[in-house]
RNA sequence: AUUAGAGUUUGAUCCUGGCUCAGGACGAACGCUGGCGGCGUGCUUAACACAUGCAAGUCGAGCGGUAAGGCCCUUCGGGGUACACGAGCGGCGAACGGGUGAGUAACACGUGGGUGAUCUGCCUCGCACUUCGGGAUAAGCCUGGGAAACUGGGUCUAAUACCGGAUAUGACCACGGGCUGCAUGGUUUGUGGUGGAAAGAUUUAUCGGUGCGAGAUGGGCCCGCGGCCUAUCAGCUUGUUGGCGGGGUAACGGCCCACCAAGGCGACGACGGGUAGCCGACCUGAGAGGGUGACCGGCCACACUGGGACUGAAACACGGCCCAGACUCCUACGGGAGGCAGCAGUGGGGAAUAUUGCACAAUGGGCGAAAGCCUGAUGCAGCGACGCCGCGUGAGGGAUGACGGCCUUCGGGUUGUAAACCUCUUUCGACAGGGACGAAGCGUAAGUGACGGUACCUGUAGAAGAAGCACCGGCCAACUACGUGCCAGCAGCCGCGGUAAUACGUAGGGUGCGAGCGUUGUCCGGAAUUACUGGGCGUAAAGAGCUUGUAGGCGGUUUGUCGCGUCGUCCGUGAAAACUUGGGGCUCAACCCCAAGCUUGCGGGCGAUACGGGCAGACUUGAGUACUUCAGGGGAGACUGGAAUUCCUGGUGUAGCGGUGAAAUGCGCAGAUAUCUGGAGGAAUACCGGUGGCGAAGGCGGCAUCCUGGACCAUUACUGACGCUGAGGCGCGAAAGCUAGGGGAGCAAACGGGAUUAGAUACCCCGGUAGUCCUAGCCCUAAACGAUGAAUGCUUGGUGUGGCGGGUAUCGAUCCCUGCCGUGCCGAAGCUAACGCAUUAAGCAUUCCGCCUGGGGAGUACGGUCGCAAGGCUGAAACUCAAAGGAAUUGACGGGGGCCCGCACAAGCGGUGGAGCAUGUGGUUCAAUUCGACGCAACGCGAAGAACCUUACCUGGGCUCGAAAUGCAGAUGACAUCCGGCGAAAGCCGGCUCCCGCAAGGGCGUCUGUAUAGGUGCUGCAUGGCUGUCGUCAGCUCGUGUCGUGAGAUGUUGGGUUAAGUCCCGCAACGAGCGCAACCCUCGUCCUCUGUUGCCAUCAGGUCAAGCUGGGCACUCUGAGGAGACUGCCGGUGAUAAACCGGAGGAAGGUGGGGAUGACGUCAAGUCAGCAUGGCCUUUAUGUCCAGGGCCACACACGUGCUACAAUGGCGGAUACAAAGCGCUGCAAACCCGCGAGGGUGAGCCAAUCGCAUAAAGUCCGUCUCAGUUCGGAUUGUAGGCUGCAACUCGUCUGCAUGAAGUUGGAAUCGCUAGUAAUCGCGGAUCAGCAUGCCGCGGUGAAUACGUUCCCGGGCCUUGUACACACCGCCCGUCACAUCACGAAAGCUGGCUGUACUAGAAGUAGUGGUGCUAACCCGCAAGGGAGGCCCAUUCCUAAGGUAUGGUCAGUGAUUGGGGUGAAGUCGUAACAAGGUAACCAAUC
Repeated sequence: AUUAGAGUUUGAUCCUGGCUCAGGACGAACGCUGGCGGCGUGCUUAACACAUGCAAGUCGAGCGGUAAGGCCCUUCGGGGUACACGAGCGGCGAACGGGUGAGUAACACGUGGGUGAUCUGCCUCGCACUUCGGGAUAAGCCUGGGAAACUGGGUCUAAUACCGGAUAUGACCACGGGCUGCAUGGUUUGUGGUGGAAAGAUUUAUCGGUGCGAGAUGGGCCCGCGGCCUAUCAGCUUGUUGGCGGGGUAACGGCCCACCAAGGCGACGACGGGUAGCCGACCUGAGAGGGUGACCGGCCACACUGGGACUGAAACACGGCCCAGACUCCUACGGGAGGCAGCAGUGGGGAAUAUUGCACAAUGGGCGAAAGCCUGAUGCAGCGACGCCGCGUGAGGGAUGACGGCCUUCGGGUUGUAAACCUCUUUCGACAGGGACGAAGCGUAAGUGACGGUACCUGUAGAAGAAGCACCGGCCAACUACGUGCCAGCAGCCGCGGUAAUACGUAGGGUGCGAGCGUUGUCCGGAAUUACUGGGCGUAAAGAGCUUGUAGGCGGUUUGUCGCGUCGUCCGUGAAAACUUGGGGCUCAACCCCAAGCUUGCGGGCGAUACGGGCAGACUUGAGUACUUCAGGGGAGACUGGAAUUCCUGGUGUAGCGGUGAAAUGCGCAGAUAUCUGGAGGAAUACCGGUGGCGAAGGCGGCAUCCUGGACCAUUACUGACGCUGAGGCGCGAAAGCUAGGGGAGCAAACGGGAUUAGAUACCCCGGUAGUCCUAGCCCUAAACGAUGAAUGCUUGGUGUGGCGGGUAUCGAUCCCUGCCGUGCCGAAGCUAACGCAUUAAGCAUUCCGCCUGGGGAGUACGGUCGCAAGGCUGAAACUCAAAGGAAUUGACGGGGGCCCGCACAAGCGGUGGAGCAUGUGGUUCAAUUCGACGCAACGCGAAGAACCUUACCUGGGCUCGAAAUGCAGAUGACAUCCGGCGAAAGCCGGCUCCCGCAAGGGCGUCUGUAUAGGUGCUGCAUGGCUGUCGUCAGCUCGUGUCGUGAGAUGUUGGGUUAAGUCCCGCAACGAGCGCAACCCUCGUCCUCUGUUGCCAUCAGGUCAAGCUGGGCACUCUGAGGAGACUGCCGGUGAUAAACCGGAGGAAGGUGGGGAUGACGUCAAGUCAGCAUGGCCUUUAUGUCCAGGGCCACACACGUGCUACAAUGGCGGAUACAAAGCGCUGCAAACCCGCGAGGGUGAGCCAAUCGCAUAAAGUCCGUCUCAGUUCGGAUUGUAGGCUGCAACUCGUCUGCAUGAAGUUGGAAUCGCUAGUAAUCGCGGAUCAGCAUGCCGCGGUGAAUACGUUCCCGGGCCUUGUACACACCGCCCGUCACAUCACGAAAGCUGGCUGUACUAGAAGUAGUGGUGCUAACCCGCAAGGGAGGCCCAUUCCUAAGGUAUGGUCAGUGAUUGGGGUGAAGUCGUAACAAGGUAACCAAUC
């Protein structure tokens, strides 16, 4: 000094695991926006092509000279001067500086060394010298060729150009000596020999020149170490590896050559392929690491592509030469010229990268004695927000919280002190004035600055000229409105959008940053997601099927020694810059300067020796050997037994056998099956047999025999670390499969047949071939599993079992205690995500090997390799998804299990389904047949009552502040009633026409305007409320505690019991709540009180009769209160409990009957049309009024009912007994009329008083006699009644007449367990009228329940699960369509590269030449020699060509599988026992 997480798999949880985000950075680009300055920075792509200009010259103090300019002279032809200088000879430079990163995986780079194997121009120091000669040549002049570039000949001339001689320290060679090192060596000395130097210039002092020695600087060469990917590249190599001798080089060396030998490299990765300049450093990171190699600095490589040398100190040379090639340009077509990867600039490519600027003033470089010249190095300026840093766009005051905007619950809130307004300031910018440092230097002096009139200073005016961008669902700071309506769009991940979107678009507001802000791309981080620091492998991805063993890695006790690793200290190096710290300079900062640290590395010196290692020695505990026992389905070979199946022969025997869920195919009268005798053949070895044994694993089972491997126990005699693991390698390796030859009883893929089925290429059945067996050889895979590599050590226990011992007791068997080896179960600590493991570890440690890194694609493709084949081993990518997965939890579900309930089944009774009618629904029809309700849980439901109204629908006619409500403003005196007209009515038109108050004014009403009304219009998937349903089922939860990482569990489970989570017992639970039960109402018994309108036993009166009257309140009853029933008592069963069974008593007995009462929740269940209500829509209409019509239609289908089909009945007559209700717009007695419905009249009654009101079935008597009837009543005709403005569509009732279907109802299906079903009537609500419906009431009054196997529904526990929208779930594969990427493919095209041959430019070297030739040598000369030039040729060799390989790409008709896609087709494989358990390997 230093380490941060989040979102996303699930209904929820923990884990594994991927994807994504927040951070930093950039040579960036793009979008929107843009005031100033400083410092940096700017072709990452086409090492693509380049117009134009510039980027390397200089020296007259080397030389001959004088083209141009200046000056002087001039006869105007020219001459002179040297202020100078073009071209030329000569010298130095041009090998630096500048650019780029193509190539290069290499001694290229970095770092540290070596050079005893080397060079070094200019510079510095030292020593010595600088002498005597010679011949040419360019320029010039003359003359040719050519378009040009350029070039030939003749002739003259100079030098610091060239050549020869002299001298010389030294150098080199040979032979000796001394000293010394590290092998070759170094140094010094003596003698002899060899071949070697030089240049002058200007001037009076310098600059040069030559030789030698040394230094400095800069190189060359060599070596150790370090840094990419790929093994789907495993073998590579002939100058290759070494030697001897040469050549060559500054120098060692196969660098090159001749000869000799056969080596050299490689799993510690050779060779090949791909990619790449390397480093200091830069970015990131806590670090370790990871990524990068722009700018700046060091090194390397390259200069259009390839090859080559020349010159030189240095080059095989960016702005030099030669050759070849491609390209461009010029051309008179004969020939020539060129190389921006220098600075600008152009085209092109690209998302993208600047001026054809100024200056040599500074720094540096070249030349020069110098002045100076040159310098696109450099210093500056220009362009670009490309980056970093700094500054500004104003400051203070200012509330009625202005206007406007937006929102609103309409009150207000917010924008917001923000603005306006007042006071103040003037940075930056603008204008004006002043105005640098950089200048050390150079020059005698004057003078000399590109930047630049710049920085900086002063003044003037005035808030004046200067703010945007992204975001606001979560991660992630920041919310509202409108628009849109799975559209348009958004999106980094999760995901938003289908009419109330904080997620799209816009606005207001807010948040963040700010001259910038976002987006995209790339890198690091987060990612412990490659884990050295710092991960894993039983089930998530991951232990090789198993042994043996090579290399390698690791290794017991002890002594000595070395000092390799290791450690300490010192020295050298680790360039500068960078980074960190301290200090300093620009007003700060960025930036720059100074100092220190750092540079974790390498090399060297000295020291230490515990540990690891080497060497030498010792030991015995690891390991092994020996000896003694002993168990065993260990292995291999040959032999052998019995049972059983099948077949064959024969006997007995007769009609079936066999098989299945049921059948059929099949076998059988030619004698089966059954049974007996005999025989054949193959395969497998019952019982024993066991979580028992053996083996490394696969695996091994009758008995005996032969050969053979290993383990264990005991004894410690021997060896003395000989060990462990084990990449490659060798071997073994179930089943299936393959080859060849045998064998073949049973079983049995394929195949055939029969069934099943919608189909059934299956499951079931009858047959049946390979195969299964043996021999020999292959194959080499399995869910080859303990899904758990091998070895060693350590760490509480309990209990079995196999083998071998020891101890004690005993006569012994045997018990008990105990040791070792193996094999099981349960469990402590510990571990684990959990499940679980737990001395046989998945615990604690060590060693070695193998393997993993999201799912799919895929164990696939290509390549390689093995195999006869099948196929095995090795083993990707494109593309695609945001998950895939493990364990556990709660539910739900199961053609899983257990227990239990319910009119659930069964047992019964009566129905429905058939007929006619009623009613509701669907459908159809219609102008409309208004709307809703749709499995149970819609369908006699909303509707407890559609002729008008209702009414919502249709047609037509009207109204528009409206049919009804409220406020405000204005106008007005009406409006209504009544009257008249029109009209179907609504309505319109006309007539008549206010009230209170003295007044002010008020009331009432109408009209107009406005704000609003109205809507049965939409959304029940925006809602409230209410309701249905599971279900009156027994469940649903909470607090605290405990357990679990957690979801959760426990409680609530268990044993009993109950109608019940009812109760008891037990229990890490203890309690509690909502439900159950009870409390409430009603019925059933009794008691008390009450006594009219009820009652009448007793007393009295009285009637034809009657509680009719007095009286009474006993009884019934009314309606208040109480009692009673609690498993209280007895017996039995039971855990002595809860409880159950039986009994007594009792009106009633085990919740006495009935009702009310409906837990948490489920179904987006129903209802916007009962009501309420958000939002949307409508406003001369979707509102409202009116008339008429419709809701009542009718080929049909369904639900619910009524009436029947008759004799347990119909009809006629007579006759008995209720309860509960209702009544003033009402119930209506009695009486009269009518056959009747009903009518007339009207007593009584606001009701225990009067009325509706005769209850009916029943009972008694009569009749009918089994028929479409004296059953049944539909339908129709006709005549009437009632209600009502009005009965046509479309009411109800009555009389007469008519008299349909129907003779008990197919498949199927419903209700009901006792005062129930069935049957009989009565009442009520609605209502003018209308009831087979609905809601109530009583009368008569059954049958049956063995039981819980099955159907349906439900409860509890448990189990499996890939389901959680929860089985109406999930999900697989083919086919069809669309689309994407990939593989194969006859081929085609291209890049790179190998081999062989051919070819052979330029050039070095060699060789040759009757060629040419000034210097030097010989010679008198001619001439010859040396040297040079030229020509030819040889070796080498670039491009090119031919042939043939390798490899990598591109493309390819067709083809193959794969991925993705909305609702497609066919089936149902998997998940539950998934309906044949599933899965692994293999064959068909």